[in-house]
RNA sequence: CGUUAUCGUGGCGAUGGAGUUCGCCCUUAACCGCCCCCAGGGCUGAUGACUCCUCCUGUAAC
Repeated sequence: CGUUAUCGUGGCGAUGGAGUUCGCCCUUAACCGCCCCCAGGGCUGAUGACUCCUCCUGUAAC
């Protein structure tokens, strides 16, 4: 330098998809929201963050 064979190039961040970026975890893990009187009742949000799409909700106009 070339050829052949094998293995790996992952997952997660409270409900969907994509891109960018940050953080976390190494399968025994990261992660699985908050408050209260904790029986049960109540509250915010489709993002970890930004942008776009989809779904839902409210208001206004046609």
Molecule: Fluoride riboswitch aptamer (crcB RNA motif)
Organism: Rhodopila globiformis